Context: one part of a larger RNA
RNA sequence: CUGGGCGUAAAGCGCACGUAGGUGGUUCGCUAAGUCAGCUGUGAAAUCCCCGGGCUCAACCUGGGACUUGCAGUUGAAACUGGUGAGCUAGAGUAGGGUAGAGGGGUGUGGAAUUCCAGGUGUAGCGGUGAAAUGCGUAGAUAUCUGGAGGAACAUCAGUGGCGAAGGCGACACCCUGGACUCAUACUGACACUGAGGUGCGAAAGCGUGGGGAGCAAACAGGACUAGAUACCCUGGUAGUCCACGCCGUAAACGAUGUCUACUAGCCGUUGGGUUCCUUGAGGACUUAGUGGCGCAGCUAACGCAAUAAGUAGACCGCCUGGGGAGUACGGUCGCAAGAUUAAAACUC
Numbered sequence: 001c002u003g004g005g006c007g008u009a010a011a012g013c014g015c016a017c018g019u020a021g022g023u024g025g026u027u028c029g030c031u032a033a034g035u036c037a038g039c040u041g042u043g044a045a046a047u048c049c050c051c052g053g054g055c056u057c058a059a060c061c062u063g064g065g066a067c068u069u070g071c072a073g074u075u076g077a078a079a080c081u082g083g084u085g086a087g088c089u090a091g092a093g094u095a096g097g098g099u100a101g102a103g104g105g106g107u108g109u110g111g112a113a114u115u116c117c118a119g120g121u122g123u124a125g126c127g128g129u130g131a132a133a134u135g136c137g138u139a140g141a142u143a144u145c146u147g148g149a150g151g152a153a154c155a156u157c158a159g160u161g162g163c164g165a166a167g168g169c170g171a172c173a174c175c176c177u178g179g180a181c182u183c184a185u186a187c188u189g190a191c192a193c194u195g196a197g198g199u200g201c202g203a204a205a206g207c208g209u210g211g212g213g214a215g216c217a218a219a220c221a222g223g224a225c226u227a228g229a230u231a232c233c234c235u236g237g238u239a240g241u242c243c244a245c246g247c248c249g250u251a252a253a254c255g256a257u258g259u260c261u262a263c264u265a266g267c268c269g270u271u272g273g274g275u276u277c278c279u280u281g282a283g284g285a286c287u288u289a290g291u292g293g294c295g296c297a298g299c300u301a302a303c304g305c306a307a308u309a310a311g312u313a314g315a316c317c318g319c320c321u322g323g324g325g326a327g328u329a330c331g332g333u334c335g336c337a338a339g340a341u342u343a344a345a346a347c348u349c
Stems, first nucleotide, its partner, number of pairs: 003321004007303002012317001014201004021194003025088007033081002035077008049065006091191001092188004096183004103177007110154001115149007125136002162169002206247006215241002220236004258316006266294012278281001298305002322349003331342004
């Protein structure tokens, strides 16, 4: 000496469940695989190293020792790891009471608004823009009133508020259903953590089949702007957006921060529980699970992070190793396709 790293420099899988594997609380006994000690055998010679000897010295030659860090056998030790037996309850879980919630799936219902249709009133404009024009309108529009149709989304409440593993979730009612938090007892007795492969979930767009289609709107058409304008602006407008079933499997899938556990000053908000105090209030104190703002130590290249760590440690997984070529080619796997995934090299700086 026996790598260093991953918020922003290259680097945390989009997220979860879980197989193998790795790791694993506490007490006692046994064991002796790992571990430690002794002994025996072996570990060829030469070489290297040490102490000598011989060529006048040296290179060179040569005697002895050491080394050969290993392997096997044997005798012991029993703290730690492992194995085994018996326990424990602080981890984990179960039962019971309670709480909050846009958590998920299904069915039904509602009102506002846009559009369209029918009818009434009414008359010359409406619409749109920086300004216009295309467009709509005397075949009666825009405006306004009544009735009807249909689809989609749910104003206010609404809050660095809530719920969910993530993606994500927001009108109301009912049905089915997952998780969390909290309280005090009882129970199980390490049943735990992580997780290569694997499996499932996974926005939007896109694809297949069949529906649906109000508004919006890629493509497309027209009008403007402009030197041009395959754009920005305007008038239209089809896929799509919506539903059912099946694919796709990707995103700046972001906290650009993997999961779990423990520890480490304070202060101020806020959400859901619990305990407690009285001056019973729009109250105070404590505690717990979230969610935010500051801030010490510490960390950091700095910015910043700072009990929701990027601090101090441990367990396990994933990933990085100069820029370009390139997340590309080839091959494999998956897909209806689009493509996804795995993933180089030559060459070049």
Molecule: small-subunit ribosomal RNA, central domain
Organism: metagenome